[in-house]
């Protein structure tokens, strides 16, 4: 100093309520706390989610991403503490 993850400080918040945005997926404040050592950031590559605008169509629908998700996997950049190994 790398791996690595006990411990303590100290930090995040699933689901659900509540209220606000949005077409929606989903975000964003407040309760809550299922979990997490990158549950910090970034859609770069797969991957899921909606389905607006657009197209097909008589309709019902389909098809779409330039929208969402990094608490899904991986990459990539940054980072707190200091047991055992």
């Nucleotide at each position: 100093a790398c791996u690595c993850g006990a411990a303590a400080a100290g930090g995040c918040a699933a689901a659900c309520c509540c209220g606000g945005u949005g077409a929606a997926a989903a975000c964003c404040g407040g309760g809550g706390g299922c979990g997490c050592a990158a549950a910090g950031c970034u859609c770069u590559g797969g991957g899921u989610c909606u389905a607006a605008a657009g197209c097909u169509g008589a309709a019902a629908a389909g098809c779409a991403a330039u929208g969402a998700c990094c608490g899904c996997c991986a990459a990539g950049c940054c980072g707190c503490c200091g047991a055992a190994a």
The RNA shown here (c-di-GMP-I-GGC riboswitch aptamer) has 85 nucleotides and comes from Anaerolineaceae bacterium UBA4781. It was read from a public genome assembly, where an Rfam model found it. The coordinates come from a structure-prediction model, not an experiment, and the mean pLDDT is 90.